[in-house]
Molecule: Bacterial RNase P class A
Organism: uncultured Myxococcales bacterium
């Protein structure tokens, strides 16, 4: 200096008019006008995921269906979070993983190749038998082989030796992978040994396991108002399908069908697993204890607009100052820029978009 890794922080700041919602006060003609105070984000997004809340039965048993899948902690809860195990990437810093089970079954494994899982025979090697010969061997028949070539992501472990007519885990020695016992070590996941078997690979193929999940969502829901008539049908209705269970109502006050009517209505609506400091506890998520803060609530939807100086980055141009020069620095003065995106019931997270400081920490290389 150049690349790279991880971490946290912000998301311009001050006024001036002129507007929008909301709360509180005064007024009065009750609808308005005054004054005051508050008034979008780190992602408010995508609605993927896991909760509170509300209604259905505070929600049951079995099927179906779906989600999750190393271990151990956290946490209302999660597919998130933190420690850590095994694998993979990188020189490293460090970042990555949907990581259960292929000895239950069932099924795939393009394309190329003879063969892609009961293995196989294309070139090759080897033995026997015919017939040719230029006496090297060649063609043809049958049988053996999986070394060697060759295809392929992957060829029935790998290298060496034995051993054979060639040969082969067919022996033997060393590695490797899988799985069962057995010892030590660890809460575990697993690690390290020793032993015996055994050797293709896909469960984000179906299955098996082993855990979890009811269902609908603030248009949930409750009230108040308006408006009314009455009639017809009912073993019916609720509990996400479907079975069991269960629970209400009993000829109506239930339910279903059809009619009428519906407000610039009210409440749910923001103070909650809440932020921020300090001890303590834990390696950390995170927990306990104090202290102290007040922070949007709208319903065709407020939160803006503009103008004025700072500041913040880029371009240009005048002065100065260092330097021969290329350039660097500072000053003054014009111009353009500021992204991604706008709360809708509320909270945890995950994704994804977007501008920029600041820290640390690796790698190479120069110099001291």
């Nucleotide at each position: 200096a150049u690349g790279g890794c991880g971490g946290u922080c912000c998301u311009g700041g001050c006024g001036g008019c002129c507007g929008c919602c909301g709360g509180c006060g005064g007024u009065c003609u009750c609808g308005g006008c005054c004054g005051c105070c508050g008034g979008a984000g780190g992602a408010a997004a995508g609605u993927c995921c896991g909760g509170g809340c509300u209604c259905c039965a505070c929600a049951g048993g079995g099927c179906a269906g779906g989600g999750u899948g190393c271990c151990g902690g956290g946490c209302a809860a999660c597919a998130c979070c933190c420690g850590g195990u095994g694998g993979g990437g990188g020189c490293a810093a460090c970042c990555c993983c949907a990581a259960g089970g292929a000895c239950a079954g069932u099924g795939c494994c393009a394309c190329a190749g003879a063969a892609a899982a009961c293995a196989g025979a294309c070139c090759g090697c080897c033995g026997u038998c015919g017939c040719c010969u230029u006496c090297g061997g060649g063609c043809g028949g049958c049988g053996g082989c999986a070394a060697g070539g060759g295809u392929g992501a992957a060829a029935a472990c790998g290298u060496g030796g034995g051993g054979u007519a060639a040969g082969a885990g067919c022996c033997c020695a060393c590695g490797g992978g899988c799985g069962a016992c057995c010892g030590c070590g660890g809460c575990g996941a697993c690690g390290c040994g020793g032993c015996c078997g055994u050797c293709g690979g896909c469960a984000a193929a179906c299955c098996c396991c082993a855990c979890c999940c009811g269902g609908a969502g603030c248009a949930a829901g409750a009230c108040c108002g308006a408006a009314c008539a009455g009639g017809g049908g009912g073993c019916g209705g609720g509990c996400g399908g479907c079975c069991c269970g269960u629970c209400c109502g009993a000829u109506g006050c239930c339910c279903c069908c059809g009619g009428g009517u519906u407000g610039c209505g009210u409440c749910g609506c923001u103070g909650g697993a809440g932020g921020c400091g300090c001890g303590c506890g834990g390696c950390a998520a995170c927990g306990c204890g104090c202290g102290u803060c007040g922070u949007a609530g709208a319903g065709g939807a407020a939160u803006g607009g503009u103008c004025g100086c700072c500041a913040c980055g880029g371009g240009g141009g005048u002065c100065c100052c260092g330097g021969c020069a290329a350039c660097g620095g500072g000053u003054c003065c014009c111009c353009c820029g500021g992204a991604c995106a706008g709360a809708a019931c509320c909270c945890g997270g995950c994704u994804u978009a977007c501008g920029g400081g600041c820290c640390g920490c690796c790698a190479u290389g120069a110099c001291c």